[in-house]
RNA sequence: GGCGGCGUAGCCAAGUGGCAAGGCAGGGGUCUGCAAAACCUCCAUCAGCGGUUCGAAUCCGCUCGUCGCCU
Numbered sequence: 001g002g003c004g005g006c007g008u009a010g011c012c013a014a015g016u017g018g019c020a021a022g023g024c025a026g027g028g029g030u031c032u033g034c035a036a037a038a039c040c041u042c043c044a045u046c047a048g049c050g051g052u053u054c055g056a057a058u059c060c061g062c063u064c065g066u067c068g069c070c071u
Base pairs, nucleotide, nucleotide: 001070002069003068004067005066006065007064010024011023012022018054026042027041028040029039030038047063048062049061050060051059
């Protein structure tokens, strides 16, 4: 230098054009003599910018980060 995979909450992780699942952690609450457990509830501008579309986490381009392959 060329090519490819990946980037979604503090962590793990689904999603494959039509309101962003779930688990762990965390906040609040119920319960309890106090806790633990259990139950209820809250917590995401989807790496960034632009484009396509009525509509983009999803498709396209560029950039950034990371991993790998080729030279």